[in-house]
């Protein structure tokens, strides 16, 4: 000094719920909260889950990044 670790510290984040607002909806935004989180920062590459239209399937558009894998960048470093 690198490296692996996650105690402890100091930030951060923000589920449900409810209010206001957007959408044909999933599900998005602000507030209010706080169940949880070492990346619960980011990104739709893969798999999956959910809407949309169809009669239905596929195919086609759309969501989910707090479903899992994957990439990226980031605090903290005790035993």
């Nucleotide at each position: 000094c690198u490296c692996u670790g996650u105690a402890a510290a100091a930030c951060g984040c923000a589920a449900a719920a409810c209010c206001g607002g957007g959408g044909u909806g999933a599900c998005c935004c602000g507030g209010u909260g706080a169940c949880g989180c070492a990346a619960a920062g980011c990104c739709a590459c893969g798999g999956g889950c959910c809407c949309g239209a169809u009669u239905a399937u596929a195919a086609c558009g759309g969501g989910c990044a707090g479903c899992c894998g994957g990439g990226u960048u980031g605090c903290u470093g005790a035993a």
Overview: The RNA shown here (c-di-GMP-I riboswitch aptamer) has 79 nucleotides and comes from an uncultured Geobacteraceae bacterium. It matches the Rfam family "c-di-GMP-I riboswitch aptamer". Rfam describes the family as follows. GEMM was predicted in a large-scale screen for bacterial structured RNA regulatory elements.